[in-house]
RNA sequence: AUAGAGGUGCGGGAUCCAUCAGUAACCUGCCGCGAUAGACGAAAGGACGUCUGCUGCAGCGUGAAAGGGGCUUCCGCCGAAGGUGCGGUCAUCCUUUGGGCCAAUCCUGGGUCAUCACAGAAUAUGUGAUGGACUGUCACGUACGUGGAGCGCUAU
Numbered sequence: 001a002u003a004g005a006g007g008u009g010c011g012g013g014a015u016c017c018a019u020c021a022g023u024a025a026c027c028u029g030c031c032g033c034g035a036u037a038g039a040c041g042a043a044a045g046g047a048c049g050u051c052u053g054c055u056g057c058a059g060c061g062u063g064a065a066a067g068g069g070g071c072u073u074c075c076g077c078c079g080a081a082g083g084u085g086c087g088g089u090c091a092u093c094c095u096u097u098g099g100g101c102c103a104a105u106c107c108u109g110g111g112u113c114a115u116c117a118c119a120g121a122a123u124a125u126g127u128g129a130u131g132g133a134c135u136g137u138c139a140c141g142u143a144c145g146u147g148g149a150g151c152g153c154u155a156u
C1' cells in the first nucleotide's frame, strides 16, 4: 500500500404506516383587559421595527406539520460510527441563557441487559456514566485463566 474479519455490526437516503393529536393553528360566540395597552421578532430585560388586538371559556366547528419510531428497499462502509466541544458562525441590535451549523483536543473493540442522569409528547427511541454476562482480536500463562486496545488484528 492492497484485500479482508468481528454480527441482533455501523451510518445515510426513499416510499408507506402508526404515533405526535383531536395537540398547535384557524373560524364563530361570550366574559375580562386594552393604544401611557397588547401581540410578534427563541426566553428574560432594554432598544428598534411591524401589526391591532390579548388572556380565559364554550362549540355533535375545521384541523395539521416537524423531529423521533416501524416494515420494506437502496447506498456507503468495518473508527464503520458515537460522544466531548478550545474556538468560530447564524438568527434586527446589546447582556445573560438556550438552540442550529463547522470544529481543535480527548474518550469509546462490538452488540446486549440492568441502574441512574439528560433529551423527548412518550412506557418508543437516542446519548452518557457505572456494572454484569457474552463475543471478536492480540499477548502472556496453560485448557482454561489473566491482561491490553481499533494509529488494533489477519493475509499478501
Base pairs, nucleotide, nucleotide: 001156002155003154004153007078009077010076011075012074013073014072016070017069025062026061027059028058029057030056032054033053037052038051039050040049041048042097043096044095045094046093047092081108082107083106087102088101089100090099109135110134112132113131114130115129116128117127118126119125137148138147139146140145141144

Source information
RNAcentral holds the sequence, with entries from MGnify. Predicted 3D model of a 156-nucleotide RNA (Lysine riboswitch aptamer) from a bovine gut metagenome. Model confidence (mean pLDDT): 84 of 100.